[in-house]
Context: one part of a larger RNA
This record gives sequence, C1' cells and structure tokens, in this order.
RNA sequence: UUGGGCGUAAAGCGAGCGCAGGCGGUUUCUUAAGUCUGAUGUGAAAGCCUUCGGCUCAACCGAAGAAGUGCAUCGGAAACUGGGAAACUUGAGUGCAGAAGAGGACAGUGGAACUCCAUGUGUAGCGGUGAAAUGCGUAGAUAUAUGGAAGAACACCAGUGGCGAAGGCGGCUGUCUGGUCUGUAACUGACGCUGAGGCUCGAAAGCAUGGGUAGCAAACAGGAUUAGAUACCCUGGUAGUCCACGCCGUAAACGAUGAAUACUAGGUGUCGGGCAGCAUAGCUGUUCGGUGCCGCAGCAAACGCAUUAAGUAUUCCACCUGGGGAGUACGUUCGCAAGAAUGAAACUC
Repeated sequence: UUGGGCGUAAAGCGAGCGCAGGCGGUUUCUUAAGUCUGAUGUGAAAGCCUUCGGCUCAACCGAAGAAGUGCAUCGGAAACUGGGAAACUUGAGUGCAGAAGAGGACAGUGGAACUCCAUGUGUAGCGGUGAAAUGCGUAGAUAUAUGGAAGAACACCAGUGGCGAAGGCGGCUGUCUGGUCUGUAACUGACGCUGAGGCUCGAAAGCAUGGGUAGCAAACAGGAUUAGAUACCCUGGUAGUCCACGCCGUAAACGAUGAAUACUAGGUGUCGGGCAGCAUAGCUGUUCGGUGCCGCAGCAAACGCAUUAAGUAUUCCACCUGGGGAGUACGUUCGCAAGAAUGAAACUC
C1' cells in the first nucleotide's frame, strides 16, 4: 500500500546484445477503434437521496420524483492517440575525407633484475631482527668476475593521460580484427528508445585434464615474542600464481549514482579533432567529442550534487517497504565439487 522512494538512511540487476511488450520526429489526405457528443432501449422490486403524506412525535410505513456514474443499438464531430496512404529530413544509419588510442586475438622478439648451474679470484663468516635464534658456510659460503639455463613481470616514458559495455588493458614488432571522434552532406528515409523472459561477456579465488614452476606464497615445519601466541616478526616451504582447453559466475563487480532524449549562469586545467585570425617552437577566438576541479540558480535531512546533475521534464526497465531470525530452511534450476540463483515462516525486540 497504487502512494512515496532508490549517492551515504531499505532500495540501480556486475555489464552488454536483444524476441515479445511499452513508448515514439515533421507535413498532408483518409478512416473512425480509442476520445467527445445526441437520441432510443435497458439498467427488477426493495434500499440510498429529495419532496409530500399516515400512525399524537419518532422509529416505522405509504406515494411521487431523482439517481442508478453502466451496457447495447443508431446518428454526429475529427483536435489528440491508434489504423491506412503519400511525402519530408532535423532523430537513426550508410558513404566519402581525415584522426587518436595499454581496445581484442595470435605469432615472433628485447633488455634489466631475481634464482639456479659451471669455472676463476678470495677467506671466515653470511643472513636475519626491536634484540635474537632457527637457517646457510672450512665438503670453501657471503662478496666479486666470466659463461650458461629457466620462468615470470615489463623500470624510466606515466599524466585525476588514453582505450574498452563492464570485468579490464602497459617492453617492442608483425598479421587479423572491434569500437570511437572530427569534417562533409552524396545516399536511405523514423529504419528510433527501452527491454520482462532469453542469450553472451564477466576480476580474484576455486575446480578438472595435461604441461610448466625463477620469484612470491595460503597450508605446513621450525625459530622468536608472550601468561598463552594455533598470530603479528624471522628461516624454510607445498598447493596456487604461469600456459592450453573446459567449468565456476561471484566481489566495497563502486561514481555505493540503470539506460535514452531535451532544456537550464559561468570560470579554469587537460586529451583527440575542425574552423578563423595573428606578433606563427606558438598564441588568441570559436566549435564538436572526452576527462578533472571550482561555482550560480535549483535540489538535498545534512553531507553535498550542480551542462559528466543528485536540477527541470518525458519514456522504458530493475529494485525497496522496521531490526533480528536470514540471504537461513524447504522446494526447484544450474554446477564435477565448492557452491550459485530463486527465497520464506515460526519466534523475538
């Protein structure tokens, strides 16, 4: 409880594509389903309402009227919505000319560093900490030099810089490939927006099979600390982290802010374009598209938001309804499993 809300109080699905549905630009003609209007019929009686009347009043009863917001049929109107026809170009898309980018996939390749191996030099310590010890080292460590191996990550550039729907993306080169922006206005001519179900993508961890394993490191072992120390610190160290293929489908998946469109003071940085001018390493003005900060009106419980809105409006979708019980139980679907999704109640305050 048909009302109000959703940045932080409960509440925006993690993100996209999209069937149905809902909504939809400008002009003309037409139609008359919605809409408006007239008439006719019907809308039982009783009751309700109004006006009278009868019981001494009233309750009660009787009479007349009104109402019955509706439905059906037959006419009429044509502004708006819908249907049909025709046209338009500003929404949307295509073409053409340019532009930037860690957007994606695959293949190749580079240097620094860590570790390990071999060899040389060299000798007693190294390492680690608050202090130590475990650990490593005279079977020659640490240090240093040369050569080699292997895996993983890419310093500086680097920037509230860029790209991507989100997750996310960073050495270099090549191949294939997606999207975006600017200019133009040649083409199509509303082809649009949203989107329940559905489908696809989706960090990390985890799972399966086969590889790989330098460093790091859950678990585990040892040393410390401590009253204890199943921790914080130290020495080791296995899964894992990496690759291929397949699952999982969750995150403070956050801007805690759904998508689209239009409108509503400015100022100042920065990134990618266009145009014009000038005192041309550039500057100034202007105009599109991103990304930040400040700030007016307005909004807001306040914090704050403020042309990248949380302002003013419209369309569509998701979601919320006191705390706990509980994202639990049960059922169902999915999953190899872990579990995920859907999702109560008793009781209690």

The part of an RNA shown here (small-subunit ribosomal RNA, central domain) has 349 nucleotides and comes from a metagenome. The coordinates come from a structure-prediction model, not an experiment, and the mean pLDDT is 88. Rfam family: Bacterial small subunit ribosomal RNA. Rfam links the family to the GO terms ribosome and structural constituent of ribosome.